[in-house]
């Protein structure tokens, strides 16, 4: 949110108002009816039932179920058999009379009966007993059938008891146990027994888990698995327990009893307060608690159950029926047609598509439901709650009938809008920060449907505890090593049994369930008759290969003997040298020591070096060796002593004596402890000295414990091969030690056995590796390990002297931690190698004044981008106005500028003039021209005005939505691919290797062989020749001129077209006989890429750029648009970058007057001439350019000055001018003259540059009306210097690391500080629960007593016998305390 049908089903816990949960008439009495024959009602007495039926799981880890066996029972009603039922008493409720009390109810005289009660008689196939013998019964009722009693026997049903196996979790629970285990004798029970008691022994359970502790009611079954399994015990069944909690016995067949009874005890109610009721876990209902569970129904019709001869009565058992989509099953909500592909609705590339035959409309149908009618079966003769129910007939009518989740991957199923890390989703990944198939909403679409979607809980998936079915060298895991005890597992042959094992049989595995095939409900869920199966236990029997048991044997495993061998195997004694340290005593002086460099420190009181003496302690150079020996730890001069172990050979012996090995045990490195020694070196703490920002450090001078001994403790180590142990198979080279044998050349080859090494096939391995000393193939033992932290940590508990050790968690918390291979990156790892990268030089910047840009501050605004190199004289090749975007005013709103409609009018355009106004913009006015086509009606076509809408327009905002373009590693030598090979894979190989090279250039090798993008090389351009052509360019030779000016030439030069050359070709070395690489010239202009430029792989930086320009989405539209004055981008306490001129003598002035290239000119370039100190003016020739102009180059050369703030420097500020322009105020350049700052080569640091190069001088040019210290180019003079590649800094290649991959500007520890969250501790405190000792001791069986009371029976009586009422052991409840174990704070 919806809500129609059928058939089944329906769980919790506590206290409970109301209601409902037996009959019979044998007996005596009350009573009513009666045909007198009897029936009826209701209290007692008495018989059967109230131990079934029905409920619910607290308890119980148990013989409590489960399941299969057994002997020592006893059973009411039924059932078979078989014998009786004679004859007697004496009471007693009910009645009635009178008490007590509020009630419940008691109690007291009196009468009565019975199939109630009690004697006798009678007794076996019945019980006791060794016989002989003794003992034990009963009841009637009824016309009639017929029902009934009592002994016994045998059965069946139902029940008590005993055993074997099964049956939850903990060992941080390891020892329990006194009626405890057993016997003997006794009680006692239906029966068996420590069930009980006496008495005696002193057992009995436990590592195969005993006791203690937590949790659970068990089973068929049931849910999920393929299956072994794990989960789990609702309805339906079986057996158990319990009925307010506790404890108890009557009765009885049966009970220690849900709707029986006593006592405590908590609670609930009535009460005259003296006392009494009660106990839904029976059906319904109530009220509480809870996510959460129904009606105070009908009926005994059916199916059963108690009674009873029946007739029947009763039965909340049961059968029904309400409620609830809680589930499971069928059904319907309609069927056909029906394209204009309707409307609406979404989407659009604006064409359309979708939604969709889907609607509407037309033709039909009527299941269910509605009305209306007949109407079962269930019932064998009578009897129907269900119910006028199932079902059947008819009647009208598409009529009454559909929802809910999803749509990024998993995983079916996409689009627009809305938000904008917000609000949200989210099962795991994760999604959302302005283009969201993931949020939220719409179209659509997918899925299942009267149901969907959540949550929850189980099983699969999980081989993620592996019995099927895992693992341990580096991912979690082999104890530090051995000895051994229970265990487990074991070698040949022959016999035996037959317990495991196999076959076959019987019996048992309740029924329902599951499966198969039938059967009935219209089908189906569901129901049923039959089969299977139940994979289990007991039983029998046959078999004897394994394997177990006994039994004689064997010797191949093990072991013992004899005979050799090696060896730092252990203990304990003794004795050696050699070095450092003191001690003495001698020489002999000033230093010694120590360091990357010093210092602390020793020394004139003689160090240090030397020499001899002597002391002490400790360690054992050379041999020495992936060499030996040991169980591991660990073993190192030498002798000599005890002593364990291995190994070779012999084959006498024994005769399975074996392997492994929980628990226990012993040994067990360094360090530390704990007693006594002992101390030469070395050395933790410590000290001082250095270094450092600090340096509780590394470095250096001292130095104490320890190190050493000798008892004694610890008991861990990367205790490692991170590889437990033993035993047998699987190719093999090659070393090494220690033995045997063989051959012969006598030092070699071959061969076998034991260790110890390397490589290395099959196999294995997630790959790296392993690989006969296996991580390989099998056995067998032991041990260990199941994501990361938390934690090898708390608590518990053993061990220690103590440190600590061992054993060992859980809340909490993360989405991974981990391991082995790859490709990048990186490193103050390695190799190898370039480059003005150091270095070797030259020359600047940082220090001065300007200038220019930028940061910052300031402003109304100082517009806006560029930010390390790779922003900063950058966008700007040139901001007075324009430009421009900024600020202030003032004006416009279809607009300055495009297209499209409408109406007007024929134009437009040019111009002249006035007004007011800062323009824009308005207002008036003058002259000139008077649009084109064509049917000649008028349209059309162009202008221009006017309106109104679509639109214009935005240098607004994102370069992190693009495109384009561009910078930067870098003009570095790299980057790739196909195909084949290698690998599980990711990748690898090519591309590495050896040379070489500016180059991944080239060679040569090589499981690679090819290609492609890049290198190089083709382009351009300067250098040199050769041809073409010679005008505006040249000018040898001949004429001429002032002048190549002219004539004449075109050789030269030079201009521009076209071609040559330079390729390591060539010699010699050298290299591998190549590549190449050095030298050389018979050369050449140019020689090893000749010089320079264009030219920039694949890709990096979310590098720049939305203000070039295109663009996406977003924003503004009388404005974020568009015009026009004015201002501003030019400001100025300061910083930075780039630059010019400078600081002077390599200059500065003043004279003098030589040489160039590139280039530019018509709105221009501007010549002779004149003017002016001059900037410049006056003039205009000439020239559209090899012709004519700008055009003067300058550094050079000569003279002076003479080291000064100057004859250097020119800022700066004064005047006077010049140009351009509408205008030089803010705010352009330039010139006179006058002023003459700062600066004497610049700190720390930092730039460029290898030849026609820096260095230095001047020329031109784009932009431009004017303005250049900038940019772009051009030429002229013209050096130094490179030893080298350690170092900086950037690049390449090849390798070992790596916890990095946003890639070191990564990663990543820890401590405080502050909040929460969970767990430990903890002074204490509270409760629960077990236990043991004490105390009280109700009821109540049972002992025992029994003086009070007494009908039967017994006696003649006395009494006997019964009863009651004390007393006693056991015992609940409570009550004190003590110890455990849990919980709280």
């Nucleotide at each position: 949110c919806a809500a129609g049908g059928c058939g089944g089903c329906a769980g919790c816990u506590a206290c409970c108002a109301u209601g409902c949960a037996g009959u019979c008439g044998a007996c005596g009495g009350u009573u009513c009816c009666u045909u007198c024959g009897g029936g009826g009602c209701g209290a007692g007495c008495g018989g059967c039932g109230g131990a079934c039926g029905g409920g619910u799981g607290a308890g119980u880890a148990a013989c409590g179920c489960g399941u299969g066996g057994g002997a020592a029972u006893a059973u009411g009603c039924c059932c078979u058999u078989u014998a009786g039922u004679g004859g007697g008493g004496g009471a007693u409720a009910a009645c009635u009379c009178g008490g007590g009390g509020a009630a419940a109810c008691c109690g007291g005289a009196g009468c009565u009966a019975a199939u109630a009660c009690c004697g006798c008689a009678u007794a076996a196939u019945c019980u006791c007993u060794a016989g002989g013998g003794a003992g034990u019964a009963a009841a009637g009722a009824u016309u009639u059938a017929u029902c009934g009693c009592c002994g016994a026997u045998a059965g069946a049903u139902g029940a008590g008891c005993c055993c074997g196996c099964g049956u939850u979790u903990g060992a941080u629970u390891a020892g329990c146990u006194a009626g405890u285990u057993g016997g003997u004798g006794a009680g006692g029970u239906a029966a068996u027994g420590g069930c009980u008691c006496a008495c005696c022994a002193a057992g009995g359970c436990g590592a195969c888990g005993a006791u203690c502790a937590a949790u659970a009611g068990c089973u068929g079954g049931u849910c999920u698995g393929a299956g072994a399994g794990g989960a789990u015990g609702a309805u339906c069944a079986g057996a158990c327990a319990c009925a307010c909690u506790g404890g108890g016995a009557c009765u009885g067949a049966g009970a220690c009893a849900c709707g029986g009874c006593c006592c405590a005890g908590a609670c609930u109610c009535c009460u005259a307060c003296g006392g009494g009721a009660g106990c839904c876990a029976g059906c319904a209902g109530u009220g509480g608690g809870g996510a959460a569970u129904a009606u105070u129904g009908g009926a005994c019709a059916a199916u059963g159950g108690g009674c009873g001869c029946a007739a029947g009565c009763c039965u909340g058992a049961u059968c029904c029926a309400g409620c609830c989509a809680u589930g499971c099953c069928g059904c319907a909500u309609g069927a056909g047609u029906g394209a204009u592909g309707a409307a609406g609705g979404c989407c659009c590339u604006a064409g359309g598509g979708u939604u969709g035959u889907a609607a509407a409309g037309c033709u039909c149908u009527u299941u269910c439901a509605a009305c209306g009618g007949u109407g079962a079966a269930g019932a064998u003769a009578a009897u129907g709650a269900c119910g006028g129910u199932a079902a059947c007939c008819g009647u009208a009518g598409a009529a009454g009938a559909a929802g809910c989740c999803c749509c990024g991957g998993c995983u079916a199923a996409c689009u627009u809008c809305g938000u904008g890390c917000c609000a949200g989703c989210a099962g795991c990944c994760g999604c959302g920060g302005u283009a969201a198939u993931a949020c939220g909403a719409a179209g659509g679409g997918g899925g299942c449907u009267a149901g969907c979607g959540u949550u929850g809980u189980u099983c699969g998936g999980a081989a993620u505890a592996a019995c099927u079915g895992g693992g341990c060298g580096u991912a979690a895991a082999g104890c530090g090593c051995a000895c051994g005890u229970a265990g487990g597992c074991g070698g040949a042959a022959u016999g035996u049994u037959a317990a495991g094992u196999g076959a076959g049989g019987g019996g048992u595995g309740a029924a329902a369930u599951c499966c198969c095939a039938g059967g009935g409900c219209u089908c189906a869920a569901c129901c049923u008759a039959g089969g299977a199966a139940c994979u289990g236990c007991c039983u029998u029997u046959c078999a004897u290969a394994c394997u177990g048991u006994c039994u004689c044997u064997c010797u191949a495993g093990a072991g013992u003997c004899c005979g050799g061998a090696a060896g730092a195997g252990g203990u304990g004694a003794g004795g050696g040298g050699a070095a450092u340290u003191c001690c003495u005593a001698g020489u002999g002086u000033a230093g010694a020591g120590g360091u990357g460099g010093a210092a602390u420190u020793c020394g004139u009181a003689g160090a240090u070096a030397u020499u001899a003496g002597g002391a002490a302690g400790a360690a054992c150079a050379c041999c020495a060796g992936u060499g030996g020996c040991g169980a591991a730890g660990g073993c190192g001069g030498c002798u000599c002593a005890c002593u364990g172990g291995u190994c070779c050979g012999g084959u006498a012996c024994u005769g399975a004596c074996g392997c492994u090995g929980a628990g226990g045990u012993a040994c067990g490195a360094a360090a530390u402890c704990g007693u006594g020694g002992g101390g030469a070196g070395c050395a933790a703490a410590c000290a001082g000295g250095a270094u450092u920002a600090g340096a509780u450090a590394c470095c250096c001078u001292g130095g104490u414990a320890g190190u050493c001994c000798a008892c004694a403790c610890c008991g861990u180590a990367a205790a490692c091969g991170a590889u437990g142990g033993a035993u047998g198979c699987u190719a093999g080279u090659u070393g090494u030690c220690g033995g045997g044998c063989g051959g012969c050349u006598u030092g070699c080859c071959g061969u076998u056995c034991g260790g110890u090494g390397a490589c290395g096939c099959a196999g294995c391995u997630a790959a790296c590796g392993c690989a006969u000393u296996a991580a390989g193939c099998a056995u067998c033992c032991c041990g260990c390990c199941u994501g990361g932290g938390g934690a090898g940590u708390a608590c518990g508990g053993u061990c220690g002297c103590a440190a600590g050790a061992c054993u060992a968690a859980a809340a909490c918390u993360c989405a991974a931690a981990g391991g082995a291979a790859u490709u990048g990156a990186c490193g103050g790892g390695g190799g190898c190698c370039c480059g003005c990268a150091c270095a070797a030089g030259c020359g600047g910047u940082g220090g001065a004044g300007c200038a220019u840009g930028u940061g910052g501050u300031u402003u109304a605004a100082u517009u806006c981008g560029a930010a390390g190199c790779a922003a900063c004289g950058c966008g700007c090749a040139g901001a007075a106005c324009c430009u421009u975007a900024c600020c202030a005013g003032c004006c416009c709103u279809u607009g300055a500028c495009a297209u499209a409609c409408c109406g007007a009018u024929c134009g437009c355009g040019a111009u002249u003039u006035c007004c007011a106004g800062a323009g824009a913009g308005g207002g008036a006015u003058u002259u000139c021209u008077u649009c084109a086509g064509c049917u000649a009606g008028g349209u059309u076509g162009g202008a221009u005005c006017g309106g109104a809408u679509a639109c214009a327009g935005g240098u607004g905002c994102u370069g992190c939505a693009u495109g384009g373009c561009u910078g930067u590693c870098g003009u570095c030598a790299g980057c790739u691919c196909g195909u084949g090979u290698c690998g599980u894979g990711a990748g690898a190989u090519g591309u590495u290797g050896g040379g070489u090279u500016a180059a991944g250039u080239c060679c040569c090798g090589c499981a690679a062989c090819g290609a492609g993008c890049g290198c190089a090389a083709c382009c351009c351009u300067c250098g040199c020749c050769u041809u073409u052509a010679g005008u505006u360019g040249c000018c040898a030779g001949c004429a001429u001129u002032u002048a190549g000016u002219u004539g004449g030439g075109c050789a030269c030069u030079c201009u521009a077209g076209a071609g040559g050359u330079a390729c390591u070709g060539c010699c010699g070395g050298u290299g591998a006989u190549a590549a190449g690489c050095c030298g050389g010239a018979g050369g050449g202009a140019a020689g090893g890429c000749g010089g320079g430029g264009a030219u920039g792989a694949c890709g990096u930086c979310a590098a720049g750029u939305c203000c070039u320009c295109a663009u996406g989405g977003c924003c503004c539209u009388u404005a974020c648009g568009g015009g026009c004055u004015g201002g501003g981008c030019u400001a100025c306490a300061c910083a930075c970058g780039u630059g010019c001129u400078a600081c002077a003598a390599u200059g500065g002035c003043g004279g003098u007057g030589a040489c160039a290239g590139c280039g530019g000119g018509c709105a221009g370039c501007g010549a002779a001439g004149g003017g002016g100190c001059g900037a410049c003016c006056c003039g205009g020739a000439g020239c559209c350019a090899a012709u004519c102009c700008c055009c003067a180059a300058a550094a050079g050369c000569c003279g002076u000055c003479u080291c000064a703030g100057u004859u250097c420097g020119g800022a700066u500020u004064g005047u006077a001018c010049u140009c351009u322009g509408c205008a030089a105020c803010u705010c352009g350049a330039g010139u006179g003259c006058a002023u003459g700052a700062a600066g004497g080569u610049g700190g720390a640091a930092u730039c460029g540059c290898u030849a026609g190069u820096a260095a230095u001088c001047g020329c031109g040019g784009a932009u431009c009306a004017g303005c250049a210290c900038g940019c772009c180019g051009c030429g002229g003079u013209g050096a130094a210097u490179a030893c080298g590649u350690u170092c900086c800094c950037g690049g390449g290649c090849c390798u070992g690391g790596u916890a990095c991959a946003c890639a070191c500007c990564g990663c990543c520890c820890g401590u405080c500080a502050c909040a929460c969250c969970a767990u430990g501790g903890g002074a204490g405190u509270u409760g629960g629960u077990u236990u043991u000792a004490c105390c009280c001791g109700a009821a109540g069986c049972c002992g025992g007593u029994g003086a009070g009371c007494u009908a039967a029976c017994c006696g003649c009586a006395a009494g006997g016998g019964g009863c009651a009422g004390g007393c006693g052991a056991c015992c609940a409840c409570g009550u004190a305390g003590u110890a455990g174990c849990u919980c709280c704070u």